Predicted 3D model of a 133-nucleotide RNA (c-di-AMP riboswitch aptamer (ydaO/yuaA leader)) from a soil metagenome. The sequence is in RNAcentral, with records from MGnify. Model confidence (mean pLDDT): 75 of 100.
């Protein structure tokens, strides 16, 4: 310089953190609306209900399903580089699917409340469309 991400930016106390803005992200939170899985019993168009198990949620791309000798394969879906004049988008390619939180509690969401501005990284050669400069 640049790149992934909300994680930048401007002031002012001040010395290097704090406090106020901005912007950017995010959570909670009504009215209408909408409402789990699984099994297992009942009902039969005047039915559509009972019992048993399983907690449940946010951030984030981080999740699903199947087989598994439990090491790990396979496929599905997401995200990221691919974009070095600059925006956007396909394909090939090639990586990645991690952590942390709330603490029995949260659908959705106007007033209206609250909270965050960390962290990594330099990442091969290509195909090809539109818009700029």
């Nucleotide at each position: 310089c640049g790149c992934c991400g909300a994680a930048u930016c401007g002031c002012a106390c001040u010395u290097g953190g704090u406090g106020c803005g901005a912007a950017c992200g995010g959570g909670g939170g009504a009215c209408c609306c909408a409402a789990g899985g699984c099994g297992g019993c009942a009902c039969c168009u005047g039915a559509g209900g009972c019992c048993g198990c399983u907690g449940g949620g946010g951030c984030g791309a981080a999740c699903c399903c199947u087989c598994u000798u439990c090491g790990g394969a396979g496929g599905g879906c997401g995200c990221g580089c691919g974009a070095g004049c600059u925006c956007u988008u396909u394909c090939a390619g090639c990586g990645c699917g991690a952590g942390c939180c709330c603490g029995a509690c949260a659908g959705c969401u106007a007033a209206c409340c609250c909270c965050g501005u960390a962290g990594g990284c330099g990442u091969a050669c290509g195909a090809a469309a539109g818009a700029g400069a």